[in-house]
RNA sequence: GAAUCUGUAGCCAAGCAGGUUAAGGCAACGGUCUGCAAAACCGUCAUCGUGGGUUCGAUUCCCAUCAGGUUCU
Numbered sequence: 001g002a003a004u005c006u007g008u009a010g011c012c013a014a015g016c017a018g019g020u021u022a023a024g025g026c027a028a029c030g031g032u033c034u035g036c037a038a039a040a041c042c043g044u045c046a047u048c049g050u051g052g053g054u055u056c057g058a059u060u061c062c063c064a065u066c067a068g069g070u071u072c073u
Stems, first nucleotide, its partner, number of pairs: 001072007010026003019056001028044005049065005
């Protein structure tokens, strides 16, 4: 330098032939319960790497860019 894959909550991770609450698990915090705790149950926590474009509407499509992985030169 070229090709390709990945980027979604504190961590892991589903969703992506566009459509109105972005699943789930772990953790954290608050609450209920308890004599106290644990367990259990309830609640809170993401506008999807960043910037543009297309569209009535974008996590999803297009372009650029950033970070990481792999392969090639």
The prediction has a mean pLDDT of 81. This is a predicted structure of a 73-nucleotide RNA (transfer RNA) from Treponema bryantii. The RNAcentral record of the sequence draws on ENA and MGnify. It matches the Rfam family "tRNA".